[in-house]
RNA sequence: GUUUAUUAAAGGCAAACCUAUUGAAAAGUAGGGACGCAAAGUUUCCGGUCUAAUGAGCUUGAGGGCUCUACGACAGCGGGACCGCCGGU
Numbered sequence: 001g002u003u004u005a006u007u008a009a010a011g012g013c014a015a016a017c018c019u020a021u022u023g024a025a026a027a028g029u030a031g032g033g034a035c036g037c038a039a040a041g042u043u044u045c046c047g048g049u050c051u052a053a054u055g056a057g058c059u060u061g062a063g064g065g066c067u068c069u070a071c072g073a074c075a076g077c078g079g080g081a082c083c084g085c086c087g088g089u
């Protein structure tokens, strides 16, 4: 430098759940905690999933209710793009 299919080690990340906090919610952040992860690193470009404040429609005497809607989320749902540590061959 190349490769990294498999095995082992160092180191790394951290699901559920709990606490605090932000948010309308989905969910995020911090601490605890480990189900798992060889990209569980980054990125919503494509598909998918979640939520529905706002907006629209319907309904109600009213309060309210129902449906649709992403400009909100999920990278630990899949694909793509970018980048990368240690060791081995």
Stems, first nucleotide, its partner, number of pairs: 003088002012037002017032006035076001041082003045079003048074003055068005

Predicted 3D model of an 89-nucleotide RNA (c-di-GMP-I riboswitch aptamer) from Sideroxydans sp. Rfam family: c-di-GMP-I riboswitch aptamer. Its family is annotated with cyclic-di-GMP binding in the Gene Ontology.